[in-house]
Context: one part of a larger RNA
RNA sequence: GAUGAACGCUAGCGGGAGGCUUAACACAUGCAAGUCGAGCGGGAAUAGCAGCAAUGCUAUGAGAGCGGCGCACGGGUGCGUAACGCGUAUGCAACCUGCCUUAUGCAGGGGGAUAGCCCAUGGAAACGUGGAUUAAUACCCCAUAACAUAUAUGUACCGCAUGGUAUAGAUAUUAAAACUGAGGUGGCAUAAGAUGGGCAUGCGUAGGAUUAGCUAGUUGGUGAGGUAACGGCUCACCAAGGCAACGAUCCUUAGGGGUUCUGAGAGGAUUACCCCCCACACUGGUACUGAGACACGGACCAGACUCCUACGGGAGGCAGCAGUGAGGAAUAUUGGUCAAUGGGCGAGAGCCUGAACCAGCCAUCCCGCGUGCAGGAAGACGGCCCUAUGGGUUGUAAACUGCUUUUCUAUUGGAAGAACGGCCUUUAUUAGAUAGAGGAGUGACGGUACAAUAGGAAUAAGCAUCGGCUAACUCCGUGCCAGCAGCCGCGGUAAUACGGAGGAUGCAAGCGUUAUCC
Numbered sequence: 001g002a003u004g005a006a007c008g009c010u011a012g013c014g015g016g017a018g019g020c021u022u023a024a025c026a027c028a029u030g031c032a033a034g035u036c037g038a039g040c041g042g043g044a045a046u047a048g049c050a051g052c053a054a055u056g057c058u059a060u061g062a063g064a065g066c067g068g069c070g071c072a073c074g075g076g077u078g079c080g081u082a083a084c085g086c087g088u089a090u091g092c093a094a095c096c097u098g099c100c101u102u103a104u105g106c107a108g109g110g111g112g113a114u115a116g117c118c119c120a121u122g123g124a125a126a127c128g129u130g131g132a133u134u135a136a137u138a139c140c141c142c143a144u145a146a147c148a149u150a151u152a153u154g155u156a157c158c159g160c161a162u163g164g165u166a167u168a169g170a171u172a173u174u175a176a177a178a179c180u181g182a183g184g185u186g187g188c189a190u191a192a193g194a195u196g197g198g199c200a201u202g203c204g205u206a207g208g209a210u211u212a213g214c215u216a217g218u219u220g221g222u223g224a225g226g227u228a229a230c231g232g233c234u235c236a237c238c239a240a241g242g243c244a245a246c247g248a249u250c251c252u253u254a255g256g257g258g259u260u261c262u263g264a265g266a267g268g269a270u271u272a273c274c275c276c277c278c279a280c281a282c283u284g285g286u287a288c289u290g291a292g293a294c295a296c297g298g299a300c301c302a303g304a305c306u307c308c309u310a311c312g313g314g315a316g317g318c319a320g321c322a323g324u325g326a327g328g329a330a331u332a333u334u335g336g337u338c339a340a341u342g343g344g345c346g347a348g349a350g351c352c353u354g355a356a357c358c359a360g361c362c363a364u365c366c367c368g369c370g371u372g373c374a375g376g377a378a379g380a381c382g383g384c385c386c387u388a389u390g391g392g393u394u395g396u397a398a399a400c401u402g403c404u405u406u407u408c409u410a411u412u413g414g415a416a417g418a419a420c421g422g423c424c425u426u427u428a429u430u431a432g433a434u435a436g437a438g439g440a441g442u443g444a445c446g447g448u449a450c451a452a453u454a455g456g457a458a459u460a461a462g463c464a465u466c467g468g469c470u471a472a473c474u475c476c477g478u479g480c481c482a483g484c485a486g487c488c489g490c491g492g493u494a495a496u497a498c499g500g501a502g503g504a505u506g507c508a509a510g511c512g513u514u515a516u517c518c
Base pairs, nucleotide, nucleotide: 001517002516003515005514006513007512008511009510012369013368014367015366016365017364018362019361020327025325026324027323029322030321031320034069035068036067039066040065045060046059047058048057049056050055076280077279078278085205086204087203088202089201090200091199092198095197096196100193101192102191103190104189105188106187108142109141110140111139118131119130120129121128122127148173149172150171151170153168154167155166156165157164158163178185179184206252207251208250213243214242215241218240219239220238221237222236223235224234225233255277256276257275258274260269261268262267282303283302284301285300286299305316306315307314308313333359335358336357337356341355342353343352344351345350372403373402374401375400382394383393385392386391408455409454410453411452412451413450417445423439424438425437426436427435428434462507463506464505465504466503467488468487469486473502474501475500476499477498483490484489
């Protein structure tokens, strides 16, 4: 000098930041991922009309269901990992990529189901079972077919071994879906782009040799399987290799980096907040779906723990946001809003969003402001103050006089952040669509920031130190006691070092102490 700090004494305000470093311990409760009726069947309920009534027609159309997209993002944590995990520099003649953009082409015909609804029925519940019936942008079949894929082949050019690119004609295989009144929105195939990822390699990456040998899918080859893709990735066979004192193997510790702190620098330390990458989601394992996961708020199995039960059987996973217990020196509200920014779905209106934006708590840190200013000497009174008793000091300090009003109190006004989308009017061009212009409207924070008026010095100073290092000294008490102390050291009768007082010094809404780093 610094800190995600803690403790002691003290405390007026504002702005900006930060806030479980310990038990990846266990969690009550609420919320954190939905959306689309312009994909589909449907239809509770409400309103209107007709009817004596039963009922019928029309309009709006909830919940649940099928289907699509999203749920792999965003948010959390640092357990594991000394590793191609990270950083950096390259490579893929060994790869994938939903949504988005560009280009070309296509969209013909047919079929069978199933959820829901209805009926019956089991169970305490969770959740089922059977029958009948129905739709689709759900599913299946046929057709069409190339710059696609596969199989061989010819030619040309090129390269970095394997080869690559272009081109030619063969053979075989593969596609689609509609919605809408209309504009429009979608669907399928192929090629390219963009974005995001996968894989490989060089170099760098903690400590220990009181860890010296380690290794059988081990190292390589041939073949096969598997993968989006290369590869012992897996398997069969063959060979006997591979790593290691330039530290293998083993043990301990640890997420990595940008950064941050310190230092003249070299360096040392550090990884909280913010950003990038990685890993994990009660513990261990497994795959399914999908463009993408081996998936925090999905599935299955095993385990530990907790809960419900009618004892037959079931349910759960805060290292999301709040919050609770425990641990600890120690770390906040079971708050508001989708107004902005961003994300998901939707043609859109919009819905969802504990992401985000705000507010609350905490001197935890940084920055700023204030606690008044000027005059005023009888140098007042009072001091458990000092004294050579003359005086000195506190001290222009106070009183007193004048001034100001940042703050404070009261009252009044009051933002920017708002742009869009949709709506209304209008123009281009007749209607619509599209584009332009104008208008009204949209703010959680918040009656907040800020501004104005009035009042009155009014509402506001502490903490540590004073032997040297180190700025600041005297008296009293104590008497190697009580005590102090970072180091040197003080204290045994005049202690500037202990305790108190007066005075002084340093910082100041803080000041000291402790811990840790340079």